[in-house]
RNA sequence: GGAUCCGUAGCUCAGUUGGCGAGAGCGCCCGGCUUACAUCCGGAAGGUCACAGGUUCAAAUCCUGUCGGAUCCACCA
Numbered sequence: 001g002g003a004u005c006c007g008u009a010g011c012u013c014a015g016u017u018g019g020c021g022a023g024a025g026c027g028c029c030c031g032g033c034u035u036a037c038a039u040c041c042g043g044a045a046g047g048u049c050a051c052a053g054g055u056u057c058a059a060a061u062c063c064u065g066u067c068g069g070a071u072c073c074a075c076c077a
Stems, first nucleotide, its partner, number of pairs: 001073007010026004019057001029043004050066005
């Protein structure tokens, strides 16, 4: 330098031939239970869907560029 894949909540991830409200598990917080803790039960909070632009009535999803990560290939003057 080239190719492919990935980037979604604090962590691990789901969600794709664009559309009903952006979700799950774990974690944190609150309440219940308990003498108390854990387990268990209920609830709440938490996201500019990496960033910018474009297409569209409508974009996490399609297109372009940039940034970061992984794998493979090439080059080495």
Molecule: transfer RNA
Organism: Minisyncoccota bacterium